Annotation: c-di-GMP-I-GGC riboswitch aptamer from Desulforudis sp., 76 nucleotides, folded computationally. Model confidence (mean pLDDT): 90 of 100. Of the family's consensus pairs, 95% are formed in the model.
RNA sequence: UCCGACAAUGGCAAACCCAGGGUGACCUGGGGACGCAAAGCCACGGGUCUUGAUAAAGACAGCCGGGCCGCCGAAG
Numbered sequence: 001u002c003c004g005a006c007a008a009u010g011g012c013a014a015a016c017c018c019a020g021g022g023u024g025a026c027c028u029g030g031g032g033a034c035g036c037a038a039a040g041c042c043a044c045g046g047g048u049c050u051u052g053a054u055a056a057a058g059a060c061a062g063c064c065g066g067g068c069c070g071c072c073g074a075a076g
Stems, first nucleotide, its partner, number of pairs: 002076001003073002011036002016031006034062001040068003044065003047060005
């Protein structure tokens, strides 16, 4: 460095419910845990979704790829 353990220390939080925001995809906070070794960050490529339907404007990083950063250390 690759890699990722019935390891350790911690972390995040799907569905669903409540409150708020948005036409909407969806977002924020609280509760809650299906899962996650980048489920940390970035819409760059693909993809899906929303609004409008002409152009376009948006959403998703927990769909895949890519970029940047990062905790721990058994076996190989």